[in-house]
RNA sequence: UCGUUUCCAAAAAAUGUGUUGAAAGUUGGAGACACAAAGCCGCGGGUCUAACGUUUGCGACAAACUAGGACAGCCGGGUUGCCAAA
Numbered sequence: 001u002c003g004u005u006u007c008c009a010a011a012a013a014a015u016g017u018g019u020u021g022a023a024a025g026u027u028g029g030a031g032a033c034a035c036a037a038a039g040c041c042g043c044g045g046g047u048c049u050a051a052c053g054u055u056u057g058c059g060a061c062a063a064a065c066u067a068g069g070a071c072a073g074c075c076g077g078g079u080u081g082c083c084a085a086a
Base pairs, nucleotide, nucleotide: 015030017028018027020025033073039079040078041077043076044075045074046071047070048069053065054064055063056062
């Protein structure tokens, strides 16, 4: 100089305010922990919410089911990418 190149484990975290939304959540400012893939992408699984819708009940109230919603810092997958210590 060139090329190749690991496995496993451990460990941390917070809230507050404006905005938007039916909600889950998104987002701006402030602030906290962490992450070489915890960058990006809703393709598969999973989880969250349940407005619309359906069913049941009913004096009133409601309950259950369901994503066209959401989560990429839940997992897989796709894609882009830093280092070269050992």